[in-house]
RNA sequence: UGAGAGGUCCAGGCGGCCGCUCCGGCACGUUCUUCACAGAGCGCGUCCGGGGAGGAAAGUCCGGACUCCACGGGUCGAGGUGGUUGUCAACGGCAACCGGUCGCGAGGCCAGGGAAAGUGCCACAGAAAACAAACCGCCGCCGUCUUCGGACGUCGGUAAGGGUGAAACGGUGCGGUAAGAGCGCACCGCGCCGCGGGUGACCGCGGUGGCAGGGCAAACCCCACCUGGAGAAAGACCAAAUAGGGAUGGUCGAGGCUGGCAACAGCCUCCGGCGUGACCCGAGCCGAGAGCCAUCCGGGUAGGUCGUUCGAGGCCGGCCGCGAGGUCGGUCCCAGAGAAAUGGUCGCCACGCCUCCCGCAAGGGGGGCGCCACAGGAUCCGGCUUACAGGACCUCUCACGCU
Numbered sequence: 001u002g003a004g005a006g007g008u009c010c011a012g013g014c015g016g017c018c019g020c021u022c023c024g025g026c027a028c029g030u031u032c033u034u035c036a037c038a039g040a041g042c043g044c045g046u047c048c049g050g051g052g053a054g055g056a057a058a059g060u061c062c063g064g065a066c067u068c069c070a071c072g073g074g075u076c077g078a079g080g081u082g083g084u085u086g087u088c089a090a091c092g093g094c095a096a097c098c099g100g101u102c103g104c105g106a107g108g109c110c111a112g113g114g115a116a117a118g119u120g121c122c123a124c125a126g127a128a129a130a131c132a133a134a135c136c137g138c139c140g141c142c143g144u145c146u147u148c149g150g151a152c153g154u155c156g157g158u159a160a161g162g163g164u165g166a167a168a169c170g171g172u173g174c175g176g177u178a179a180g181a182g183c184g185c186a187c188c189g190c191g192c193c194g195c196g197g198g199u200g201a202c203c204g205c206g207g208u209g210g211c212a213g214g215g216c217a218a219a220c221c222c223c224a225c226c227u228g229g230a231g232a233a234a235g236a237c238c239a240a241a242u243a244g245g246g247a248u249g250g251u252c253g254a255g256g257c258u259g260g261c262a263a264c265a266g267c268c269u270c271c272g273g274c275g276u277g278a279c280c281c282g283a284g285c286c287g288a289g290a291g292c293c294a295u296c297c298g299g300g301u302a303g304g305u306c307g308u309u310c311g312a313g314g315c316c317g318g319c320c321g322c323g324a325g326g327u328c329g330g331u332c333c334c335a336g337a338g339a340a341a342u343g344g345u346c347g348c349c350a351c352g353c354c355u356c357c358c359g360c361a362a363g364g365g366g367g368g369c370g371c372c373a374c375a376g377g378a379u380c381c382g383g384c385u386u387a388c389a390g391g392a393c394c395u396c397u398c399a400c401g402c403u
Stems, first nucleotide, its partner, number of pairs: 001399010012349007020052006027046002029042005054374001058385002061383005066231004078227005083097005098112001099110004113222002118220002120216003135162002137158004142153004170188006189211001190209008235306004245297007252289001253270007271287004313332008351370008
């Protein structure tokens, strides 16, 4: 210098003007009480002071706090997780390590228990896809033919070679054989046993077995571990009108006739009520009905208050730890609206792009344009995932050049 790997951080700054939201003050305004002083209240008003989105506030995928419901124990079922050791409030997160795999490397990726409990599947191609298998080829006996090289046929041997496939029943080599074959041997791989190291995953060494056990469990399944349900529209409190519930108290005619032993029923007259904007008359209906009135109580809707933002909290530092992280000290208070506020505009600076001038160059100056991506809290916290213009910094790797 070029090409990369891992990570941390920023997400424009300042000012003017006009606005938004929450809290406080109660100066002004305004309402009430008061003769007044003074006090109390209000904010769709003014003023003063203070706070006002993110690294992901997002997706709501995982884990918790908190709240309510359920809850004697066990088993089955269902769902989830899956190398080891740690870390954490917890986790499917994170750290370190182990194993596999990719990369020259820094490093990346892994759903990383069991395929020797059982079941199932393995497309196409291929003879055969799992109790193996003979398509071509190779070899042997016999037979027929022969141009004496061999060809063909029956039977048998053979997994070394060809061919198919993602995958063909350990690999390479030597020996061996009619041809072959772990048939024998060496090395590698694999299984089993032992010893050693490590907390452990696992690693190393030695012996032994002639090789048994193809792959797939993000197929069923088996093993180990974890899991009660609902979620801030959780939940708690105050509580209007209307309707409905409960308790207590009050109140609701008079006379006559008929029937009947009676309870009672029917009828007539007067009285009262309903119906009307109001009054009168008449007709109708009602007058012991789950009637009406009053008082009190309780549930509960609208509405209001709380939950609600001080928290596994931020920043700085010391100590412990490889690290995730732990611990101690100091310091700070940092949105809390409940359908939702943090915006608009102008100027300067910074930044980016284009262009012109000066300069050998480094660089300096002028003009124009842009001013930005992804994106908006809604109980809170820890993660994961996804989106993202531009920029800054740290550590490391490889290649080339120079010293």
This is a predicted structure of a 403-nucleotide RNA (Bacterial RNase P class A) from a Planctomycetota bacterium. Model confidence (mean pLDDT): 75 of 100. Rfam family: Bacterial RNase P class A. The family's RNA type in Rfam is ribozyme.